The part of an RNA shown here (small-subunit ribosomal RNA, 5' domain) has 487 nucleotides and comes from an uncultured Pseudomonadota bacterium. The coordinates come from a structure-prediction model, not an experiment, and the mean pLDDT is 85. Its Rfam family is "Bacterial small subunit ribosomal RNA". Rfam links the family to the GO terms structural constituent of ribosome and ribosome. It was read from a public genome assembly.

Context: one part of a larger RNA
C1' cells in the first nucleotide's frame, strides 16, 4: 500500500446491488419446513340428490431440495484413464406380450387389555395388494435340459393412460488405477535387514455382492510396507476459486458452484431402482419431558425464534405471482427450495447536504511588531434551481398460464412499490482523524519529568509547532479513525 463474513470509538441524509453465529457439531419452548393420487380398491359419515368429508389397503415421492464441517491426511478431493468386473425408478427409441385360475387381509362389526402410548381375539370384504398354472425373444448350461412375466383404469365410442419381458440411448451411480495434495525424525539405537504389519502379503477353494477383490471364511505358503520417510503424533473437509504480488510465489477455502462426510452419541439392518436413510425402524447410552410407577415420548448442523458462549452476526414477516421440485389425466394440492419484504453504514457503487452574485473585505473569534493580518466571498443581502424531503393525482413491467364451444372471464407476494405529472420549499441533511521527523498540515494559552503522549525515533524538569484547550490548517468524507488478521 492492498484486502476482510470483521469488531470497537465518534458520527450519520437517501438509494441500488450484495453480505450477515468465524465462538458451544452447546441445549432447545412454540409454529411451520413432504406430501400427493377417488381416473388402483373396499368401506364409514353428511346430504333428498348432485356432491363433499374421513381414515384404511394400494401406488409414486419421502435417497431430491435445505443445513452443517464434527470426523477424515484418505482413491476423500483434483486431474487423466479403466470397468470384457457392474447397476439403474422416472424419461426417449425399437420390436413383442398383456391367456386362464386361486387364497388371503386392513378398513368395518363385535368382544377384550391399558392411565396413556398402544395392543390382542373372533367374523366379513376389495384391488393396479398377494400366490400358483400357461406361454415368451430372456437367464443358466458344452449339451440334454432347467428356470422364468404381466393389471387394469377412464371414456358412449374413437382413443388415452397404464402393466410385463427384451434390446438400445440419455442422465445418474458403484468399483479400480497413474499422478498431485500440510507439519514433526526430539516419531526409525548402531546404515545396521532398522522399524511397522497376523487377514498381515500371496495362492487354492468356498461364501457374499449389481460387480472385482482378504470383502468374509477354511487350508497352504511367508510374505508385504519403509530413509524417494513406512509407522506414530499433530493439524485440516477437498476443489473451481478468493486475497496479495510485476511475476515467481505466499496466504486462504465466507457468500456462489462441484465433490465428500455427518444428522443427540455409538451400533445395526429393513424397505427400496437408489439409504444403512436429517424431520424412517431397531438396540444401547447420555440428556429432557409425561405417568395411575406397570410403562411411554423426544432429537432445529431445515426456516424463524429462545437460553448459553462470545468482541461479534438479523424477523417466531408475506407469497406460491415467478423459477424449480413432488404427486395427479387434469383441475389442483404441497413446497421456510425459491421469490420478496423487515433489521444492521457490514461491504461496493451512485446521489445529496445547494447554485450564481456579493468588499463597508461587516460583526465576532484568533494572532499581532498595535501598523495590521487571518477566519474570508466565507456570512448577511439579492437572483435562481429542486436531486433529496414532505403534499396531491396517475401508476407498472415482471404473465406465462387456467377455465370456456365461443364471446369472454380469472390470475402479482413484492406494492399503491418503482416510475410519471402537478404544485410547496434552501427549507431536515457533516463528520472523523491528524498537523515534531518518517508524513500533507502552526500559532497562542495552560501545564512544568507533573498531568499526559507514543507505530518507530522519542516528547514533558517555565517561552513545549510532540501533553491539554483554542484559533488556524491538512487529509479523507456518510463516513473517519483504532484494533485484529493476510500478502
Nucleotide at each position: 500500500g492492498a484486502g476482510c463474513g470483521a469488531a470497537c470509538g465518534c458520527u450519520a441524509g437517501c438509494g441500488g446491488c450484495g453480505g450477515g453465529c468465524c465462538u458451544a457439531a452447546c441445549a432447545c419452548a412454540u409454529g411451520c419446513a413432504a406430501g400427493u393420487c377417488g381416473a388402483g380398491c373396499g368401506g364409514g359419515g353428511a346430504g333428498c340428490a348432485a356432491u363433499c368429508c374421513c381414515a384404511g389397503c394400494g401406488g409414486c415421492g419421502g435417497a431430491c431440495g435445505g443445513g452443517u464441517g464434527a470426523g477424515u491426511a484418505a482413491c476423500a478431493c483434483g486431474u487423466a484413464g479403466g470397468u470384457a468386473a457392474u447397476g439403474u425408478g422416472c424419461c426417449u427409441c425399437a420390436a413383442g406380450g398383456u391367456g386362464g385360475g386361486g387364497a388371503a387381509u386392513a378398513a368395518c362389526a363385535c368382544c377384550g387389555u391399558g392411565a396413556a402410548a398402544a395392543c390382542g381375539g373372533u367374523g366379513c370384504u376389495a384391488a393396479u395388494a398377494c400366490c400358483g398354472c400357461a406361454u415368451a425373444u430372456g437367464u443358466c448350461g458344452a449339451g440334454a435340459g432347467a428356470u422364468g412375466a404381466a393389471a387394469g383404469c377412464a371414456g358412449c365410442a374413437a382413443u388415452g393412460c397404464g402393466c410385463c419381458a427384451u434390446g438400445a440411448g440419455a442422465g445418474c451411480a458403484g468399483c479400480c488405477u497413474g499422478c498431485g495434495u500440510c507439519c514433526g525424525a526430539u516419531u526409525a539405537u548402531u546404515u545396521a535387514u532398522u522399524c511397522c504389519u497376523a487377514g498381515u502379503u500371496g495362492g487354492u477353494g468356498a461364501g457374499g455382492u449389481a460387480a472385482u477383490g482378504g470383502c468374509u471364511c477354511a487350508c497352504c505358503a511367508a510374505g508385504g510396507g519403509u530413509a524417494c520417510g513406512a509407522u506414530c503424533g499433530g493439524u485440516a473437509g477437498c476443489u473451481g476459486g478468493u486475497c496479495u504480488g510485476a511475476g515467481a510465489g505466499g496466504a486462504u477455502g465466507a457468500u456462489c458452484a462441484g465433490c465428500c462426510a455427518c444428522a443427540c452419541u455409538g451400533g445395526a439392518a429393513c424397505u427400496g431402482a437408489g439409504a444403512c436413510a436429517c424431520g424412517g425402524u431397531c438396540c444401547a447410552g447420555a440428556c429432557u419431558c409425561c405417568u395411575a410407577c406397570g410403562g411411554g415420548a423426544g432429537g432445529c448442523a431445515g426456516c424463524a425464534g429462545u437460553g448459553g458462549g462470545g468482541a461479534a452476526u438479523a424477523u417466531u414477516g408475506c407469497g406460491c405471482a415467478a423459477u424449480g421440485g413432488g404427486c395427479g389425466a387434469a383441475a389442483g394440492c404441497c413446497u421456510g427450495a425459491c421469490g420478496c419484504a423487515g433489521c444492521c453504514a457490514c461491504g461496493c457503487c451512485g446521489c445529496g447536504u445547494g447554485a450564481g452574485u456579493g468588499a463597508u473585505g461587516a460583526a465576532g473569534g484568533c494572532c499581532u511588531u498595535c501598523g495590521g493580518g487571518u477566519u474570508g466571498u466565507a456570512a448577511a443581502g439579492c437572483u435562481c434551481u429542486g436531486u433529496c424531503g414532505g403534499g396531491a393525482g396517475g401508476g407498472a413491467a415482471g404473465a406465462c398460464g387456467g377455465c370456456g364451444a365461443a364471446a369472454g372471464c380469472c390470475u402479482g407476494a413484492c406494492g399503491g412499490u418503482a416510475c410519471c405529472u402537478c404544485g410547496c420549499a434552501a427549507g431536515a441533511a457533516a463528520g472523523c482523524a491528524c498537523c515534531g521527523g518518517c508524513u500533507a498540515a502552526c500559532u497562542c494559552u495552560g501545564u512544568g519529568c507533573c498531568a499526559g503522549c507514543a507505530g518507530c525515533c522519542g516528547c514533558g524538569g517555565u517561552a513545549a509547532u510532540a501533553c491539554a484547550g483554542a484559533g488556524g490548517g491538512u487529509g479523507c468524507a456518510a463516513g473517519c479513525g483504532u484494533u485484529g488478521c493476510u500478502c